Annotation:
The prediction has a mean pLDDT of 82. A computed fold for a 74-nucleotide RNA from a Bacillota bacterium, annotated as transfer RNA. Lineage of the source: Bacteria > Bacillati > Bacillota. Rfam family: tRNA. By type it is a transfer RNA. It was read from a public genome assembly.
RNA sequence: GUGCCGGUAGCUCAGCUGGAUAGAGCGUCGGCCUCCGGAGCCGAAGGCCGCGGGUUCAAAUCCCGCCCGGCAUG
Numbered sequence: 001g002u003g004c005c006g007g008u009a010g011c012u013c014a015g016c017u018g019g020a021u022a023g024a025g026c027g028u029c030g031g032c033c034u035c036c037g038g039a040g041c042c043g044a045a046g047g048c049c050g051c052g053g054g055u056u057c058a059a060a061u062c063c064c065g066c067c068c069g070g071c072a073u074g
Stems, first nucleotide, its partner, number of pairs: 001073007010026004019057001028044005050066005
C1' cells in the first nucleotide's frame, strides 16, 4: 500500500433482509428483605450507535470519504 473484519451504555456484546420509544448481561445508584449484606428480590440512571457527507417519507442498518483497532498479504 491492498483486502477482510470490527467501532452501539463505565465494561462485554446483540440489533445491521431500513420502520415508529435502541436492548441484554455485568457494573453503578436507590429501595425491599436481613443480625449484617458483597447473597436474593424490585426499580432507576446511563448511549444524539467512531467522525463528516449522500440516498430515502424514514438510516445504528444502504452508499461515499476519513479516523481508530485487529487479521491477512506484497